Transfer RNA from an uncultured Spirochaetales bacterium, 71 nucleotides, folded computationally.
It was read from a public genome assembly.
Its mean pLDDT, the model's own confidence on a scale to 100, is 81.
Rfam family: tRNA. About the family: Transfer RNA (tRNA) molecules are approximately 80 nucleotides in length. It is annotated as a transfer RNA.
[in-house]
RNA sequence: GCGUCUGUCGUAUAGCGGUAUUACCCUAGCCUUCCAAGCUAGAGACGCGGGUUCAACUCCCGUCGGACGCU
Repeated sequence: GCGUCUGUCGUAUAGCGGUAUUACCCUAGCCUUCCAAGCUAGAGACGCGGGUUCAACUCCCGUCGGACGCU
């Protein structure tokens, strides 16, 4: 330099164009003499910029970061 894959709450993950999933963590409540555990509820995310579309995490282009391969 070229090519392929990849980027989603603090962490790890699912999501084949129509309200973004789950677990841990965090907060509140219940339970408990207290703590832990357990139960319930809640907060928290689509790398960035464009395009297509009524509608984009999803499709397309660029860019940035990461991984791998070729030279």